[in-house]
């Protein structure tokens, strides 16, 4: 330099052909216990990397950029 994949909650990730964003863990509260842990229940938590475009409608499709990861190649 070229190519590809990925970017969604504090963390790990789902979200199937565009139609109101979810799970587990973590956290808070409660139940249980003499108490703690474990277990169970409830709750909290997101402008879906950024900016545009298409569309009645975009996490999803298109473009650019940024970042991460992997692969390929090269002359001097």
């Nucleotide at each position: 330099g070229c190519c590809a994949a990925c970017a969604u909650a504090g963390c790990u990730c789902a979200g199937c052909u565009g139609g109101u964003a979810g799970a587990g863990c973590a956290g808070a509260c409660g139940a249980u216990u003499c108490g703690u842990a474990a277990u169970c229940g409830u709750c909290c938590g997101g402008u879906c990397g950024u900016g545009g475009g298409u569309u009645c409608g975009a996490a999803u499709c298109c473009c650019a950029c940024u970042g991460u990861u992997g692969g390929c190649u090269c002359c001097a």

Model confidence (mean pLDDT): 81 of 100. A computed fold for a 76-nucleotide RNA from a Chloroflexota bacterium, annotated as transfer RNA. The sequence is in RNAcentral, with records from ENA. Taxonomically the source falls in Chloroflexota (Bacteria, Bacillati). It matches the Rfam family "tRNA".